This is a predicted complex of two RNAs, RNase P RNA and transfer RNA, with 423 nucleotides together. Its mean pLDDT, the model's own confidence on a scale to 100, is 75. It holds a member of the Rfam family "Bacterial RNase P class A". Rfam's curators write: Ribonuclease P (RNase P) is a ubiquitous endoribonuclease, found in archaea, bacteria and eukarya as well as chloroplasts and mitochondria.
RNA sequence: CAAGUAUUUCGCCUUAUCGCUGCGUCUUUGACGUGGAGGAAAGUCCGAACACCAUAGUGCAACAUAAUGGUUAAUGGCCAUCGACCGUGAGGUCAGGAACAGUGCAACAGAAAGAAUGUACAGGUCAUGCUGUAGUGAAAUCAGGUAAACUCUAUGCGGUGCAAUGCCAUGUAUACCAACGCUUGAGGGCGGCACGCUCGAUUGUUGGAGGGUAGGCAGCUAAAGUGUAUUGGCAACAAUGCAUUCAGAUAAAUGAUAAGGAUUUUCUUUUUUAAAUUUAUUCUAAUUUUUUUUAGAAUUCUUUUCUAAAAAAGAAAGUACAGAAUUCGGCUUACAGAUUUACUUACUUA
RNA sequence: AGUACCGUAGCUCAAAGGUUAGAGUACUCGGUUGUCUCCCGAGGAGUUGCGAGUUCGAAUCUCGUCGGUACUG
Numbered sequence: 001c002a003a004g005u006a007u008u009u010c011g012c013c014u015u016a017u018c019g020c021u022g023c024g025u026c027u028u029u030g031a032c033g034u035g036g037a038g039g040a041a042a043g044u045c046c047g048a049a050c051a052c053c054a055u056a057g058u059g060c061a062a063c064a065u066a067a068u069g070g071u072u073a074a075u076g077g078c079c080a081u082c083g084a085c086c087g088u089g090a091g092g093u094c095a096g097g098a099a100c101a102g103u104g105c106a107a108c109a110g111a112a113a114g115a116a117u118g119u120a121c122a123g124g125u126c127a128u129g130c131u132g133u134a135g136u137g138a139a140a141u142c143a144g145g146u147a148a149a150c151u152c153u154a155u156g157c158g159g160u161g162c163a164a165u166g167c168c169a170u171g172u173a174u175a176c177c178a179a180c181g182c183u184u185g186a187g188g189g190c191g192g193c194a195c196g197c198u199c200g201a202u203u204g205u206u207g208g209a210g211g212g213u214a215g216g217c218a219g220c221u222a223a224a225g226u227g228u229a230u231u232g233g234c235a236a237c238a239a240u241g242c243a244u245u246c247a248g249a250u251a252a253a254u255g256a257u258a259a260g261g262a263u264u265u266u267c268u269u270u271u272u273u274a275a276a277u278u279u280a281u282u283c284u285a286a287u288u289u290u291u292u293u294u295a296g297a298a299u300u301c302u303u304u305u306c307u308a309a310a311a312a313a314g315a316a317a318g319u320a321c322a323g324a325a326u327u328c329g330g331c332u333u334a335c336a337g338a339u340u341u342a343c344u345u346a347c348u349u350a
Numbered sequence: 351a352g353u354a355c356c357g358u359a360g361c362u363c364a365a366a367g368g369u370u371a372g373a374g375u376a377c378u379c380g381g382u383u384g385u386c387u388c389c390c391g392a393g394g395a396g397u398u399g400c401g402a403g404u405u406c407g408a409a410u411c412u413c414g415u416c417g418g419u420a421c422u423g
Stems, first nucleotide, its partner, number of pairs: 002345005009338002012261007020036007038321001042332002045330005050161004057195004063156004067081005082096001083094004097152002102150002104146002119134005165218004176208005187199003225244008262319013276305001280299007351422007360375004368406001377393005399415005
């Protein structure tokens, strides 16, 4: 240098003007001040917080997980190690328990596929697939394979999701039809089933067909927070110190315009360097009566053309993916361009 | 917020882990006809959405992912 492996960080900037939105203050139909998207806010794939229903009960079913140890609020995440497989290597991938509990499955080939009416050759026996070799196949008696087939084992697991939940306001139909029921209990909580618990009729429950509401407040953002340093640990991670307050909308704010800058790509022009081609000159050989023509070698000045690299100037186009909606921890996916660190390279070439 | 299903030839669909994934239709070529159609014969067309894994073997089983459809309050 090239080709790779793992990995870090950022992801346009500044100013002006005009707007949008939360909060605060004031002299309140406004003015001023001060905050205002992300690494994924996305997919909703795991795990939690929080709220309500028994402070979440028992059994069965269903579901999930599956090496060992650690980490964490928790996990199926993450870290380390062992094992298997892939790669030259740096590294990467793995649902990685059990096939002497039971049931099932095995195309084609092959004599034969979990079953012996055992193929060919050879050996052996009183006799017999009794023994070896061959051949087919992923597998041929191997305590065979297959559980990402049923299953078994171990462990875990109650349900519903901020449209949870609490409160205020407005309005209506406590009417009508059908069925069931009123303590000998309809039905709800309970959305797999049974038990159990609990609520339950003076406005019962379910269904039908209708009537009404379409607003507000809390939940809502100070938290398993963020940044930084030190210490412990192989690491994930943990502890301590210091600093800091950083969106809260509700049909949904976080934007638009102008100027300048940064950066990427493409094109044009100029300059420099490198390399090549053409032309010119000289020499040699062949051919020819000669001119000429062809081939090879050498020489470098100038001109022209083209390619590559670098520098300068100008022009044009672009600057991603995306966008909070109860909140966190992970995973996965999307992403123009820039960027950090550590490491590898068999064969081949120099 | 919570669930379920689908993706196979240009189109519509099959295929219960096992030979080279089939059928209709469309398309191409040949035959038939004076010509076109109908008809007859033949042929091509597939990353089974994508990426991994399990298995001797995957469209089928499992996981992840992308896209689409439907349902519930």